[in-house]
RNA sequence: GCCACCUUAGUCUAGCGGUUAGGACGUUGGCCUCUCACGCCGAAGUCAGGGGUUCGAUUCCCCUAGGUGGUGCCA
Numbered sequence: 001g002c003c004a005c006c007u008u009a010g011u012c013u014a015g016c017g018g019u020u021a022g023g024a025c026g027u028u029g030g031c032c033u034c035u036c037a038c039g040c041c042g043a044a045g046u047c048a049g050g051g052g053u054u055c056g057a058u059u060c061c062c063c064u065a066g067g068u069g070g071u072g073c074c075a
Base pairs, nucleotide, nucleotide: 001071002070003069004068005067006066007065010025011024012023013022018055027043028042029041030040031039048064049063050062051061052060
């Protein structure tokens, strides 16, 4: 250089055209407790960036960026 795949919250992950974007850990408010921890109830926070297709895109297509793997001795 070429080819394939991946990128979802602070971390790990599910989803794959119409869901309120689900779960776990963590954070945080409350309850419990003499206190802490555990446990219980709640809350905030996420689709790598840009463009396109579509009535509608996290999902499909293109470009860019980052990452992982494979492939160089051929002309």